[in-house]
Formats: sequence, C1' cells, structure tokens
RNA sequence: UAAUUGAAUAGGCAAACCUGUUGAAAAGCAGGGACGCAAAGCCAUGGGUCUACAGCUGGAAACAGCCAUGAUUGCCAGGCCGCCGAA
Repeated sequence: UAAUUGAAUAGGCAAACCUGUUGAAAAGCAGGGACGCAAAGCCAUGGGUCUACAGCUGGAAACAGCCAUGAUUGCCAGGCCGCCGAA
C1' cells in the first nucleotide's frame, strides 16, 4: 500500500407513523420521528416485487383481464465512489 475482516474513535443515514405537497396509482419530496443499517452512499444494467393513467380484449353497463415506457438501491446481484484504522 492492497485485499479480507469490523474492535474502538469521530461522525453518517433514517423504517413504521404523523403533517404538508406531487402523482391515476405504486410511490416520491419537505418537516417531525427512530425500526434499524459498515455502504441503509450513487447508478434502474440484470433479476424480483409493486402500481396500471393511457392502450388492447371481454361486457348492455357496472366492471374484469392483459400490459411499463412508471416505481422500488432499506429485495437480490452487478458497477462506481467513500470514513476510521484494533485483532
């Protein structure tokens, strides 16, 4: 110095829920709040999961089914960057 690992130190992020707001929805953003997290930092590249405005099909209708170009990185994998410095 690098890899694996994660004791200590300084800190970091922020689940559920509540309020406001955007959105058809899933969900996102802001504030409060902490379940937890050594990448719970970033990327939607692969897979999974969620939603279905619009579109297509069925139906007299009410509606139902299919469907991501939408969402999820705190579902998994992959890629990129990073704090500390014990065994």

The RNA shown here (c-di-GMP-I riboswitch aptamer) has 87 nucleotides and comes from an Anaerolineales bacterium. Model confidence (mean pLDDT): 87 of 100.